[in-house]
This is a predicted structure of a 481-nucleotide part of an RNA (small-subunit ribosomal RNA, 3' major domain) from a bacterium. The coordinates come from a structure-prediction model, not an experiment, and the mean pLDDT is 85.
Context: one part of a larger RNA
RNA sequence: UGACGGGGGCCCGCACAAGCGGUGGAGCAUGUGGUUUAAUUCGACGCUACGCGUAGAACCUUACCAGGGCUUGACAUCCCCGGACCGCUGUAGAAAUACAGCUUCCAAGGUUUUCCUUGGCCGGGAGACAGGUGCUGCAUGGCUGUCGUCAGCUCGUGUCGUGAGAUGUCGGGUUAAGUCCCAUAACGAGCGCAACCCCUGCCCUUAGUUGCUCGCCCGCAAGGGAAGCACUCUAAGGGGACUGCCUGCGAUAAGCAGGAGGAAGGUGGGGAUGACGUCAAGUCAGCAUGGCCUUUAUGCCCUGGGCUACACACGUGCUACAAUGGCUGCUACAAAGGGAUGCGAAGCAGCGAUGCGGAGCAAAUCCCAAAAAGGCAGUCUCAGUUCGGAUCGAAGGCUGCAACUCGCCUUCGUGAAGUCGGAAUCGCUAGUAACCGCAGGUCAGCCACACUGCGGUGAAUACGUUCUCGGGCCUUGUACA
Numbered sequence: 001u002g003a004c005g006g007g008g009g010c011c012c013g014c015a016c017a018a019g020c021g022g023u024g025g026a027g028c029a030u031g032u033g034g035u036u037u038a039a040u041u042c043g044a045c046g047c048u049a050c051g052c053g054u055a056g057a058a059c060c061u062u063a064c065c066a067g068g069g070c071u072u073g074a075c076a077u078c079c080c081c082g083g084a085c086c087g088c089u090g091u092a093g094a095a096a097u098a099c100a101g102c103u104u105c106c107a108a109g110g111u112u113u114u115c116c117u118u119g120g121c122c123g124g125g126a127g128a129c130a131g132g133u134g135c136u137g138c139a140u141g142g143c144u145g146u147c148g149u150c151a152g153c154u155c156g157u158g159u160c161g162u163g164a165g166a167u168g169u170c171g172g173g174u175u176a177a178g179u180c181c182c183a184u185a186a187c188g189a190g191c192g193c194a195a196c197c198c199c200u201g202c203c204c205u206u207a208g209u210u211g212c213u214c215g216c217c218c219g220c221a222a223g224g225g226a227a228g229c230a231c232u233c234u235a236a237g238g239g240g241a242c243u244g245c246c247u248g249c250g251a252u253a254a255g256c257a258g259g260a261g262g263a264a265g266g267u268g269g270g271g272a273u274g275a276c277g278u279c280a281a282g283u284c285a286g287c288a289u290g291g292c293c294u295u296u297a298u299g300c301c302c303u304g305g306g307c308u309a310c311a312c313a314c315g316u317g318c319u320a321c322a323a324u325g326g327c328u329g330c331u332a333c334a335a336a337g338g339g340a341u342g343c344g345a346a347g348c349a350g351c352g353a354u355g356c357g358g359a360g361c362a363a364a365u366c367c368c369a370a371a372a373a374g375g376c377a378g379u380c381u382c383a384g385u386u387c388g389g390a391u392c393g394a395a396g397g398c399u400g401c402a403a404c405u406c407g408c409c410u411u412c413g414u415g416a417a418g419u420c421g422g423a424a425u426c427g428c429u430a431g432u433a434a435c436c437g438c439a440g441g442u443c444a445g446c447c448a449c450a451c452u453g454c455g456g457u458g459a460a461u462a463c464g465u466u467c468u469c470g471g472g473c474c475u476u477g478u479a480c481a
Base pairs, nucleotide, nucleotide: 001481002480003478004477005476007475008474009473010472011471012470013469015465016464019428020427021426022425023424026319027318028317029316030315031314032313033312034310035309042053043052064305065304066303067302068301069300070299073129077128078127079125080124081123082122083121087102088101089100090099091098092097106119107118108117109116110115131294132293134292135291136290140288141287142283143282144281145279147277152191153190154189155188156187157186158167159166160165171182172181173180197271198270199269200268202239203238204237205236206235207234208233211229212228213227217225218224242265245259246258247257248256249255321421325380326379327378328377329376330375331374337368338367339366342361343360347356348355349354387418392413393412394411395410396409397408398407434457435456436455437454438453439452440451
């Protein structure tokens, strides 16, 4: 100087407390451990691994296993020889591939065509080499997680100290903040904080189609038409909030409490933004890369299998156990997205999945599209039930070369566990939790109950900081570095 303390003081955080809803029990989904296996590819392991890499494992992906094949190779550059290649057919084969036949014979330049040269492409050959998701994240770059959006981390000069170093950065106040004020052997400065950026909340201006419709006209009706741009909205610019004003407290300061006005008040709400560093944290399998290893194999192609196994254990979720509910009928109100090998309307067939159909739309125009919870009415009457839907049987639909291993959906039947969950444990302070649906990426299809967004309905509680966890500052002890 740090680190640590079941030392002290001050302070903060859904850290506790106060509340609301869960997890831990059940069934299923998913990840992991373990076990099994020819293989169940690999990585990730307290917080910070475990719905994680994977924003899509039937083949492909795919790195694993078995078998069948190749050896200058699936891919790059160079040399030599030959020829267009592609494509089609047949035979063998699981395919890769092999053989045979047919077809085809490119471009540019020189040159009178022939012919010559060069190039592209293909085949054959020789070797230099290619290749490796093989090892090392403890050789690395880059990127990322975490402490933590915590308020800290440093420097120049000066001063003090033999020196390590200290001071500044401490102290009194204050703040979300090393934020600001005062004081001060310090005076300044940098990286962080804040602000500048984006979304959202109010107003104005500009603009008015594909959007809108206050008034007027047409129309049985529908913003359907004429008309208009007032309103909504859209999207560009601007205004607005600064403790600016008032009162009190405070040290006359910084600031704090209350009030006025205001759509909004003291950082308005949300996002992006992550200092010096810590964990030899994570990643050689995203990529790059040193070294090592491999070279008829640890490379490459193909078929099939596996990654989907199952006595069991754990994590994360979904659905429930019902009446604030289930079922049936009728009826409202979103936002944000996506759409051309695409979204696909009306209509028709089918109980339905879906099929036929093909209007319109490169989309403020058309489509996906129905929002759901909600409202109105009816029914069920506390029951393992008209709760719950696992499991299994049968019949179908769709995607795809192909749904056996191993897809999704529909209908009928079947109806399991489950009556609110031990010890323990998680999230959340407001448009939040909880409940409800919608969309998107990936994607032929989909194991999505995931993830990322979007809106709808919409709470309770916080006395307080003694205790638990994490953190900041000052101080103290130390046989620790």